[in-house]
RNA sequence: ACAAAGAAAAGGCAAAGCACGCGAAAACGUGUUACGCAAAACCACCGGUCUAAGGGUAAAGUUUAAUUAUUUAUCUAUGACAGCGGAGUCACCUCG
Repeated sequence: ACAAAGAAAAGGCAAAGCACGCGAAAACGUGUUACGCAAAACCACCGGUCUAAGGGUAAAGUUUAAUUAUUUAUCUAUGACAGCGGAGUCACCUCG
């Protein structure tokens, strides 16, 4: 330097739940905890998934000269997920 593997040692990460915070929500942060993880490190580029505040459409419906409030349905990421898969970047120990 390259490749492989997870047998050992050292160290590392931390699901769900709960508490608090934060957010329209999904989610996220901190604490606790320990389901798991050899990239459960980084990155939303591709696919996928979650959410729908705002916006669009349709219907109902209030009022008016006209605009409009409100409710329901549906679409939409500009919001998220790297512990769903792929691409990319970087990396500990051991063994060859």
A computed fold for a 96-nucleotide RNA from Colwellia psychrerythraea, annotated as c-di-GMP-I riboswitch aptamer.
The RNAcentral record of the sequence draws on Ribocentre.
Lineage of the source: Bacteria > Pseudomonadati > Gammaproteobacteria > Alteromonadales > Colwellia.
Its Rfam family is "c-di-GMP-I riboswitch aptamer". About the family: GEMM was predicted in a large-scale screen for bacterial structured RNA regulatory elements.
Of the family's consensus pairs, 100% are formed in the model.